[in-house]
Molecule: transfer RNA
Organism: Rhodovulum sp. 12E13
RNA sequence: GCGGGUGUGGCGGAACUGGUAGACGCACUUGGUUUAGGUCCAAGCGCCGCGAGGCGUGGGGGUUCGAGUCCCUCCACCCGCA
Numbered sequence: 001g002c003g004g005g006u007g008u009g010g011c012g013g014a015a016c017u018g019g020u021a022g023a024c025g026c027a028c029u030u031g032g033u034u035u036a037g038g039u040c041c042a043a044g045c046g047c048c049g050c051g052a053g054g055c056g057u058g059g060g061g062g063u064u065c066g067a068g069u070c071c072c073u074c075c076a077c078c079c080g081c082a
Base pairs, nucleotide, nucleotide: 001081002080003079004078005077006076007075010026011025012024019065028044029043030042031041032040046055047054048053058074059073060072061071062070
C1' cells in the first nucleotide's frame, strides 16, 4: 500500500427483515436481613436539566416518515496479502 472484520452504559453482551436503544449477566449505590461480613430480598444505576423534557450506539456527513442496522468518509484495533 491492497483486501476483509470489529467498534453499543463501568465490564461482558443482545437488539430478527430498518420500526420503543441498552434485554440479560457482572460490577456498583441505597435500604432490609445479620453482632459484623457474605448469601438472600427490594429499589436504583449513560449524559444534560429543579422539572417537563432533550441528547446518547467510535467521529463527521448522507438516504429514509423512521438508522445500532443501509451508503460515503475519517479514526482505532484485529486478521490476511504484498